The RNA shown here (Bacterial RNase P class A) has 380 nucleotides and comes from uncultured Marmoricola sp.
C1' cells in the first nucleotide's frame, strides 16, 4: 500500500406527547346486553435497509387450473432451498506480481436467415493499392526506367478484425504447394472425475473470422389477477326511454387468442336519483437465539429457551442531564537513539447518517453513520 469476510445502527434517567390491548374512575345512550366520549394505571410499540418493486413463494378468488397456438422467462456442471434470476462448491474463460476480482458461460464446421460502422483495393467460396516476378514494346547518361499483358498474398499499408505460426524445401517470384515443430480443430483409444472438464497417445493439411443482449434453434420453466385479493354487516335510492336477449340464449367467470368447461336471466346505452361507515382477513411464522450432530460450504437434522408493532390521514417522537464509543490536546507513567507506540488522567468537540412498517416470508439491488473487529497479500 491493499484484498476479503464480519460486527455496531447507541446505553441510563427525568420531563412533555402518540398509537395498541387490558383494568379501573366519571359521563351520555340504552330496560339490559353492550357502544360512545373524557381521565388514570399497566403493557407493548420500526429498521439494517421497513427503500425501490426487480425476481421467487405462502396466502385468497377465479374449474383442486384442462388442452392448442402464441408470449414471456431460465442458460456452464454439481448441489442447497418451498421456490428464484438467490445461496455454496467446482470447472472454462478474462484481469491482477499476490491476497483476490470479474464472465448478460447452450448452439454461428451438420438446420436457416441476416448483420459487420469508420478506414481499407478487398470484410468472408475475400482481396491486386504500393511493392515482388515474368513476357512484350519504346526510352536509356548502360544503373535502369515508362506502359502494357500475365503471376504472386512472402514484404508494406487500413482495420476490431485480412483465412494459421517459426524454420526449411521449392519457384522466374510465391503459396500447406511439400516438410519439421508449435497453435487450434475434428475423429478415435486409454486413464481420472457424479459431472461440467482434465491428462495423455494416435490419426486427418482439416486451418474453418465474429455477433444468437440479431431473428432463430435446442434444452427446462410460468393459468390469471392481487389484501383496493377476498369474506361479512350495517345503511342511501327513483324512475323513464331505446336497443338486444330469455334454452336456437344476450352477457359474465376469462385481462393474450381459440377450444373446452362453469354460471346465467338479464345485458348495453342516454337522462335522472342515491350510500361511500364498520367487523374480519391481521399477524405465531418456510419465525428469533443458544447448543450438538452431520456436511469443505449453503444447509440439514435433534434439543433447549423467547414471543417481539398491527395503524387506517394513518402511533413508534421532543427537550434536558449523565455514559459508551471516537476525535483533538494537555501532563504522568512506560517501551524507543529517535518519529512515535501503549496505559493512565483532565480538558474541549461530536454523540450523526440513511430513511420510517401497511398480509406475510426468502433473495436482489439501491441509500446511509464519530465506527469498530478478524483473517490475509505486496513493499520496506
Nucleotide at each position: 500500500g491493499g484484498c476479503u469476510g464480519g460486527c455496531c445502527g447507541g446505553g441510563c434517567g427525568a420531563c412533555c406527547g402518540c398509537g395498541u390491548c387490558g383494568c379501573c374512575u366519571c359521563u351520555c345512550g340504552g330496560g339490559a346486553a353492550c357502544g360512545g366520549g373524557a381521565g388514570g394505571c399497566g403493557u407493548c410499540g420500526a429498521g439494517g435497509a421497513a427503500g425501490g418493486u426487480c425476481c421467487g413463494g405462502g396466502c385468497u378468488c377465479c374449474a383442486c387450473a384442462g388442452g392448442a397456438c402464441g408470449a414471456g422467462g431460465u442458460g456452464g456442471u454439481g448441489g442447497g432451498c418451498a421456490a428464484c434470476a438467490c445461496c455454496c462448491a467446482c470447472c472454462c474463460g478474462g484481469g491482477g506480481c499476490g491476497a483476490c476480482c470479474c464472465g448478460c458461460g447452450g448452439g454461428a464446421u451438420c438446420a436457416g436467415u441476416g448483420c459487420c460502422a469508420c478506414a481499407g483495393a478487398g470484410a468472408a467460396c475475400a482481396g491486386a493499392c504500393c511493392g515482388c516476378c515474368g513476357g512484350c514494346a519504346c526510352c536509356u547518361c548502360c544503373g535502369g526506367g515508362u506502359g502494357c499483358c500475365g503471376g504472386u498474398a512472402a514484404g508494406g499499408g487500413u482495420g476490431a478484425a485480412a483465412c494459421g505460426g517459426u524454420g526449411g524445401u521449392g519457384c522466374a517470384a510465391g503459396a500447406g504447394a511439400c516438410c519439421a515443430c508449435c497453435a487450434g480443430c475434428g475423429c478415435g483409444g486409454c486413464g481420472g472425475g457424479u459431472g461440467a472438464c482434465c491428462g495423455u497417445c494416435g490419426c486427418g493439411g482439416c486451418u474453418c473470422g465474429g455477433c444468437a443482449a440479431a431473428c432463430c434453434c435446442c434444452a427446462c420453466c410460468u393459468g390469471g389477477a392481487g389484501c383496493a385479493a377476498g369474506a361479512c354487516c350495517a345503511g342511501a335510492c327513483a324512475g323513464c326511454g331505446a336497443g338486444c336477449g330469455c334454452u336456437c340464449g344476450a352477457g359474465g367467470g376469462u385481462g393474450g387468442u381459440c377450444c373446452g368447461c362453469c354460471c346465467g336471466a338479464g345485458c348495453u346505452c342516454g337522462c335522472g336519483g342515491g350510500u361511500a361507515g364498520g367487523u374480519c382477513g391481521c399477524u405465531g411464522g418456510a419465525g428469533g437465539g443458544g447448543g450438538u450432530c452431520g456436511g469443505c460450504a449453503a444447509c440439514g437434522g435433534c434439543u433447549c429457551c423467547c414471543c417481539g408493532a398491527g395503524a387506517u390521514g394513518g402511533a413508534u417522537g421532543g427537550u434536558c442531564g449523565c455514559c459508551a464509543a471516537c476525535c483533538g490536546g494537555g501532563c504522568c507513567g512506560u517501551c524507543g537513539c529517535g518519529a512515535g507506540g501503549c496505559g493512565g488522567u483532565c480538558c474541549g468537540g461530536c454523540g450523526a447518517a440513511c430513511a420510517g412498517a401497511a398480509c406475510c416470508c426468502g433473495g436482489c439491488c439501491u441509500a446511509u453513520g464519530a465506527g469498530c473487529c478478524a483473517g490475509c497479500c505486496c513493499a520496506u
The coordinates come from a structure-prediction model, not an experiment, and the mean pLDDT is 78. Taxonomically the source falls in Marmoricola (Bacteria, Bacillati, Actinomycetes, Propionibacteriales). Its Rfam family is "Bacterial RNase P class A". Rfam's curators write: Ribonuclease P (RNase P) is a ubiquitous endoribonuclease, found in archaea, bacteria and eukarya as well as chloroplasts and mitochondria. Rfam classes the family as a ribozyme.